[in-house]
RNA sequence: AUAAAUAAUCGCGGCUGACAGAACCGAAAGGAGUCAGGUGAGGAAAGUCCGGGCUUUGCAGGGCAGAAUGCCAGAUAACGUCUGGUGGAGGUGACUCCAAGGACAGUGCAACAGAAAUAUACCGCCGGAGAUUUCUCCGGUAAGGGUGGAAGGGCAGUGUAAGAGACUACCGCCUUUCUGGUAACAGAGAGGGCACAUGUAAACCCCAUUCAAAGCAAGACCGAAUAGAAAACAUUGUGGCUGCCCGUCACGUUUUCAGGUGGGUCGCUUGAGCCUGCUGGCGACAGCAGGCCUGGAUAGAUGAUUAUUCACGACAUAACCCGGCUUAUCGUUCUG
Numbered sequence: 001a002u003a004a005a006u007a008a009u010c011g012c013g014g015c016u017g018a019c020a021g022a023a024c025c026g027a028a029a030g031g032a033g034u035c036a037g038g039u040g041a042g043g044a045a046a047g048u049c050c051g052g053g054c055u056u057u058g059c060a061g062g063g064c065a066g067a068a069u070g071c072c073a074g075a076u077a078a079c080g081u082c083u084g085g086u087g088g089a090g091g092u093g094a095c096u097c098c099a100a101g102g103a104c105a106g107u108g109c110a111a112c113a114g115a116a117a118u119a120u121a122c123c124g125c126c127g128g129a130g131a132u133u134u135c136u137c138c139g140g141u142a143a144g145g146g147u148g149g150a151a152g153g154g155c156a157g158u159g160u161a162a163g164a165g166a167c168u169a170c171c172g173c174c175u176u177u178c179u180g181g182u183a184a185c186a187g188a189g190a191g192g193g194c195a196c197a198u199g200u201a202a203a204c205c206c207c208a209u210u211c212a213a214a215g216c217a218a219g220a221c222c223g224a225a226u227a228g229a230a231a232a233c234a235u236u237g238u239g240g241c242u243g244c245c246c247g248u249c250a251c252g253u254u255u256u257c258a259g260g261u262g263g264g265u266c267g268c269u270u271g272a273g274c275c276u277g278c279u280g281g282c283g284a285c286a287g288c289a290g291g292c293c294u295g296g297a298u299a300g301a302u303g304a305u306u307a308u309u310c311a312c313g314a315c316a317u318a319a320c321c322c323g324g325c326u327u328a329u330c331g332u333u334c335u336g
Stems, first nucleotide, its partner, number of pairs: 001332002004309007012040002015037005024031002042315001046326002049324005054215004066211005071085005086100001087098004101206002106204002108200003122145002124141007153171002156168003172194001173192008219266004228257006237251005273292008310313001
């Protein structure tokens, strides 16, 4: 990268055209029928982890809290994605990998070992005092030994009682200048005598940047029934207790309005679209020209049978739509 192939029949979901003035279903909104033609899942449709479009609500402006991101430049609608670089790590190498700001703002943590974990001397070295064959006490010392993942910048010399950035060269660190580069950064020079100096920030935290919320069951429109409000009309009427009278209780028709439930339509697939070619760019990508239309359901379609062939078929089935990431994946092929 590819994701068994070809043909026929039947079935199912959309679409287009014709039949058609009405007829069927429904109160309505709206939907349905017959015939013909054409069309109908994926590279991940998955996880729902990021980013955007779209929709409704909110929003003068600012702040707190919270979340995400964290070298530079670019690509893009946007991104936590991608491209090209810088720095670092690994590899003999082709090449691969890295959430890569801050550990002098503060706090926390670091088992065991070790005298000691950021600072207090176990052994050793040196000096002094005491004892004096071995030793004891006090002081200095981080050069050496030992412990540890990590031990007071590294290493060599000067120096010293022994030592020590105490001093010097080189390396490292910090400050600063110049040169190259859009930048990250790289190279060179000067100064500081080294004060800050173990690691850990996918520990709290600090700094910088970004972020309104909910999501197509969003939402828009049409709109029964019941209950509600108003107006008009009708009447001493009907029904229950009760066979009758009295008493008592309940009750009408029409129209309009509001609301927006069951239901229906839209949203819904022409889109940051796909293919081919040319141009620009290292590249991500962009521009231009030509061509193409390729699911849109709402209990939810993409299946079955037959024939032929092969390498005998993995992971997996859209539900508003895109760009990514991650994960799953039988075989076969290509590149380094």
Predicted 3D model of a 336-nucleotide RNA (Bacterial RNase P class A) from uncultured Blautia sp. Lineage of the source: Bacteria > Bacillota > Clostridia > Lachnospirales > Blautia. Its Rfam family is "Bacterial RNase P class A". Rfam classes the family as a ribozyme. The prediction has a mean pLDDT of 75.